[in-house]
RNA sequence: AUCAGAGUAGGAAUCGCGCGUCAAGUGCCGGCGGAUGGGAGGUCGCCGCCGGACGAAGGGCUUUGCCCGCGGUGCGAUUCCGCAUCCGCUGUG
Numbered sequence: 001a002u003c004a005g006a007g008u009a010g011g012a013a014u015c016g017c018g019c020g021u022c023a024a025g026u027g028c029c030g031g032c033g034g035a036u037g038g039g040a041g042g043u044c045g046c047c048g049c050c051g052g053a054c055g056a057a058g059g060g061c062u063u064u065g066c067c068c069g070c071g072g073u074g075c076g077a078u079u080c081c082g083c084a085u086c087c088g089c090u091g092u093g
Base pairs, nucleotide, nucleotide: 003091004090005089010081011080012079013078014077015076016075017074018073019071020070021069028052029051030050031049032048033047034046038087039086040085058068059067060066061065
C1' cells in the first nucleotide's frame, strides 16, 4: 500500500428514582445562537434562548399523604444502534 476495526452529538428498549395531572413538560412553526469521533468540515440530526399556534385522563383511599393509572414527561444505569468525505488512531503487513 491493502484489508479489517474503534471512538462523537445523539436515538431506542428495559430498569430505577423523580416531576406534572391545580398542566408544567413533550410535540409543532418562526427567529437568533451553540455544541457535535483526535484534526479538517458542519447537517434532513442535537441543545439553549426568544416569539407564536395548539393542548391532555383521571380514579380510589385510612388524605401533611398513599395507591392504581395517564403524559409523544425529567434524570440516572445497562444493553443495542450511531458522522458522508479526507487525514489521523489500532490491528494486518

The prediction has a mean pLDDT of 82. The RNA shown here (THF (Tetrahydrofolate) riboswitch aptamer) has 93 nucleotides. Its Rfam family is "THF (Tetrahydrofolate) riboswitch aptamer". Rfam describes the family as follows. Tetrahydrofolate (THF) riboswitch was first reported for Ames et al. as an RNA motif in 5' untranslated (5'-UTR)regions of folate transport and biosynthesis genes in Firmicutes genomes. Rfam links the family to the GO term tetrahydrofolate metabolic process.